[in-house]
Context: one part of a larger RNA
RNA sequence: AUUGAACGCUGGCGGCACGCCUAACACAUGCAAGUCGAGCGGCAGCGCGAUUAGUAGCAAUACUAAUUGGCGGCGAGCGGCGGACGGGUGAGGAACACGUAGGAAUCUACCCUCAAGCGGGGGACGACCAAGGGAAACUUUGGCUAAUACCGCAUAAUCUCGAAAGAGUAAAGUUGCUCGCAAGGGUGACACUUGAGGAGGAGCCUGCGUCCGAUUAGCUAGUUGGUAGGGUAAAAGCCUACCAAGGCGAUGAUCGGUAACUGGUCUGAGAGGACGACCAGUCACACUGGGACUGAGACACGGCCCAGACUCCUACGGGAGGCAGCAGUGGGGAAUAUUGGACAAUGGGGGCAACCCUGAUCCAGCGAUGCCGCGUGAGUGAAGAAGGCCUUCGGGUCGUAAAGCUCUUUAGGUUGGGAAGAAGUGUGAUGGAGGAAAUGCUAUUACAUUGACGGUACCGACAGAAUAAGCACCGGCAAACUCUGUGCCAGCAGCCGCGGUAAUACAGAGGGUGCGAGCGUUAAUC
Numbered sequence: 001a002u003u004g005a006a007c008g009c010u011g012g013c014g015g016c017a018c019g020c021c022u023a024a025c026a027c028a029u030g031c032a033a034g035u036c037g038a039g040c041g042g043c044a045g046c047g048c049g050a051u052u053a054g055u056a057g058c059a060a061u062a063c064u065a066a067u068u069g070g071c072g073g074c075g076a077g078c079g080g081c082g083g084a085c086g087g088g089u090g091a092g093g094a095a096c097a098c099g100u101a102g103g104a105a106u107c108u109a110c111c112c113u114c115a116a117g118c119g120g121g122g123g124a125c126g127a128c129c130a131a132g133g134g135a136a137a138c139u140u141u142g143g144c145u146a147a148u149a150c151c152g153c154a155u156a157a158u159c160u161c162g163a164a165a166g167a168g169u170a171a172a173g174u175u176g177c178u179c180g181c182a183a184g185g186g187u188g189a190c191a192c193u194u195g196a197g198g199a200g201g202a203g204c205c206u207g208c209g210u211c212c213g214a215u216u217a218g219c220u221a222g223u224u225g226g227u228a229g230g231g232u233a234a235a236a237g238c239c240u241a242c243c244a245a246g247g248c249g250a251u252g253a254u255c256g257g258u259a260a261c262u263g264g265u266c267u268g269a270g271a272g273g274a275c276g277a278c279c280a281g282u283c284a285c286a287c288u289g290g291g292a293c294u295g296a297g298a299c300a301c302g303g304c305c306c307a308g309a310c311u312c313c314u315a316c317g318g319g320a321g322g323c324a325g326c327a328g329u330g331g332g333g334a335a336u337a338u339u340g341g342a343c344a345a346u347g348g349g350g351g352c353a354a355c356c357c358u359g360a361u362c363c364a365g366c367g368a369u370g371c372c373g374c375g376u377g378a379g380u381g382a383a384g385a386a387g388g389c390c391u392u393c394g395g396g397u398c399g400u401a402a403a404g405c406u407c408u409u410u411a412g413g414u415u416g417g418g419a420a421g422a423a424g425u426g427u428g429a430u431g432g433a434g435g436a437a438a439u440g441c442u443a444u445u446a447c448a449u450u451g452a453c454g455g456u457a458c459c460g461a462c463a464g465a466a467u468a469a470g471c472a473c474c475g476g477c478a479a480a481c482u483c484u485g486u487g488c489c490a491g492c493a494g495c496c497g498c499g500g501u502a503a504u505a506c507a508g509a510g511g512g513u514g515c516g517a518g519c520g521u522u523a524a525u526c
Base pairs, nucleotide, nucleotide: 001525002524003523005522006521007520008519009518012374013373014372015371016370017369018367019366020332025330026329027328029327030326031325034081035080036079039078040077042074043073046072047071048070049068050067051066052065053064054063055062056061088285089284090283098209099208100207101206102205103204106202107201108200111198112197113196114195115194116193117192119153121151122150128143129142130141131140132139133138159168160167161166173190174189175188176187177186178185179184211257212256213255218248219247220246223245224244225243226242227241228240229239230238260282261281262280263279264275265274266273267272287308288307289306290305291304310321311320312319313318338364340363341362342361346360347358348357349356350355377407378406379405380404387398388397389396390395411467413462414461415460416459417458421453424449425448426447427446428445429444430443431442432441470515471514472513473512474511475496476495477494481510482509483508484507485506491498492497
């Protein structure tokens, strides 16, 4: 000088940051990943309508009951996209894990650009219905049905295979507007299929760098290389068979210990040393171990299967679970926060959109944990008051300090006003390209509307010095001295050392010194 600090005493306000460093210990409860009805069949619930019947009424109508997916919508289901991002943690790992510089044998959903296409059929499985099994979780059999689900056919290359000839390979619709009596046509939006390129992302290989121990000296059998085959998106002992006997090591192999790495952070004149909280990039992990499935992407934190430990339910046959997400609980510990608000902004997922979801995020709460700022008053005031302490008893000192007088009102209090953060979105109007026209697209404009924070920041008014100072030290190092008590006791102490009757070193007091909403101590680093 510094800290993710803790402890002791003390504590007024604000801004900005930071807040389980220990048990990768165990977890009650709630929330953290959904969305699309403009893919589909449907209709459990809600609202509207229609039909029938009844009641009241002359009737319009109102109410009640039943039926009806007709409409708005929509639980569950099929289907699509997203749950591989975002968020957490640092256990493992000394390694191409990371950093840096390169490389060639690769993949890439959504997005962008270009080119081409989007024809015509079929059979199922859910939901549902019926019949069962089970305490439950759930499940069996039979039957009906839709699709942007699934499968043929057609067409098809600059795609795939192949030396060539040739062979093979795709698709899906939904919806807005408009012309039309209709059949049907036109046009737009979002999708779909194939190919080429791009962007961003990902996989692989290599040079160099990357802690300690030699009281670890030899290590290695898929081991090192080749051939053939397999395998992968892709090079490769990646895997298998056969063949050869190689490969690494004192420039430290192997073994053991420790550790996520980096940008950086702290310190230091620098060189260096120590560290890697927060923020950012990368990696690894998700109760422990193993495995694959789906998918563009995972061997998948809030998916599946198996085994294990633990917890829970059970009708004892069998089942359920995984906070190293956000809060929160127990435990451990010197020690680390609310079971808060909002999607208003930024960003993400889905959707044509409206919108929905989002413990990401933005905010608020708690904590002097840190940094920074402000305040606890200002001027005047000598009878140098009272009182305390000291005294050589003359006085000195606390001390302009207080009181008194004159002011001010930051912060706090009361009261009034009051933002920016809002871009968008909806409805309407006008223009433009396009088109037969319209929707849609685009530009301008009018109106309406959207803020968790929050009646917050900020601004004004009112009253009144009113509500706000402590902590450590005073022998030397090292700024600051006397009295009393104690008497090698009680005690102090970072080092030297103080204390045994005059202690500036213990304890108290007066005084002083330092820092100040903090001050000391402890721990740690340079």
Notes: A computed fold for a 526-nucleotide part of an RNA from an uncultured bacterium, annotated as small-subunit ribosomal RNA, 5' domain. RNAcentral holds the full RNA, with entries from ENA, Greengenes and SILVA. Rfam family: Bacterial small subunit ribosomal RNA.